[in-house]
RNA sequence: AGCUCUAUAGCUCAGAGGUUAGAGCAGGGGAUUCAUAAGCCCAAGGUCGCAGGUUCAAAUCCCGCUAGAGCUA
Numbered sequence: 001a002g003c004u005c006u007a008u009a010g011c012u013c014a015g016a017g018g019u020u021a022g023a024g025c026a027g028g029g030g031a032u033u034c035a036u037a038a039g040c041c042c043a044a045g046g047u048c049g050c051a052g053g054u055u056c057a058a059a060u061c062c063c064g065c066u067a068g069a070g071c072u073a
């Protein structure tokens, strides 16, 4: 220098153009218990890395940039 992959909740990850963006764990609350844990119930938590474009509609498609991992030279 070129190429490929990754970036979504505090963490690990789903979501391959459509109707409110989800799960598990963690954290908070409740109930239970003499008490704790496990299990159960509830709620909260996201401007989907940044910025443009296409589209009636973009986390998703296209271009650029940033960061990380890898490959080639």
Base pairs, nucleotide, nucleotide: 001072002071003070004069005068006067007066010025011024012023013022018056028042029041030040049065050064052062053061